[in-house]
């Protein structure tokens, strides 16, 4: 100076499922928000569980799988992963 790897931002894409039911509160009224309960769904935030090959054996061992604890189910928000850019870290060379 720096290749792998590992994280942070910052633009853009970005799936799914009830604009449910019920009681309060906000609101002059529509119309709309907000909280709790009920039931019924989603899986791609986080979490949690497994397999093979690897090994004498064990441990250990992954996901978009799988569970739904959270979290989600009009819009906003968020959102795994991409893709582009910019920081930090590490440290073959």
């Nucleotide at each position: 100076c720096a290749a792998c790897c590992c994280u942070g931002c910052g633009u853009g894409g970005g799936a799914g499922a009830g604009a449910c039911c019920u009681c309060g509160c906000c609101g002059c009224a529509c119309c709309g928000g907000c909280g709790a309960g009920g039931c019924g769904c989603c899986g791609a935030a986080g979490g949690g569980g497994c397999a093979a090959a690897c090994u004498c054996c064990c441990c250990g061992g992954a996901a978009c799988c799988u569970c739904u604890c959270a979290g989600g189910c009009g819009c906003c928000a968020g959102g795994a992963c991409c893709a582009c850019g910019u920081g930090g870290g590490u440290g073959a060379g």

A computed fold for a 93-nucleotide RNA from Segeticoccus rhizosphaerae, annotated as Glycine riboswitch aptamer.
The coordinates come from a structure-prediction model, not an experiment, and the mean pLDDT is 78.
The sequence was found by an Rfam model in a public genome assembly.
Rfam family: Glycine riboswitch aptamer. Gene Ontology term of the family: glycine biosynthetic process.